[in-house]
RNA sequence: GGGCCCUUAGCUCAGUUGGCUAGAGCACCUGUUUUGCAAUCAGGAGGUCGCAGGUUCGAUUCCUGUAGGGUCCA
Numbered sequence: 001g002g003g004c005c006c007u008u009a010g011c012u013c014a015g016u017u018g019g020c021u022a023g024a025g026c027a028c029c030u031g032u033u034u035u036g037c038a039a040u041c042a043g044g045a046g047g048u049c050g051c052a053g054g055u056u057c058g059a060u061u062c063c064u065g066u067a068g069g070g071u072c073c074a
Base pairs, nucleotide, nucleotide: 001073002072003071004070005069006068007067010026011025012024013023019057028044029043030042031041050066051065052064053063054062
């Protein structure tokens, strides 16, 4: 220098070949329960879907650029 892959909640990850309000587990908060803690059960909060731009009535999804990470080639 070039090819390919990844980036979504605090963490680990789904998801969508454009359309309902973007999800799960763990973690966190409140309640329940207990002498108390944990566990169980019920509920809740938390997201510019890496960033910028474009196409579109509509973009997490398509296109372009760019940042970071991984891997292979040189």
Record summary
Predicted 3D model of a 74-nucleotide RNA (transfer RNA) from a Parcubacteria group bacterium. Model confidence (mean pLDDT): 80 of 100. Rfam family: tRNA. Rfam classes the family as a transfer RNA.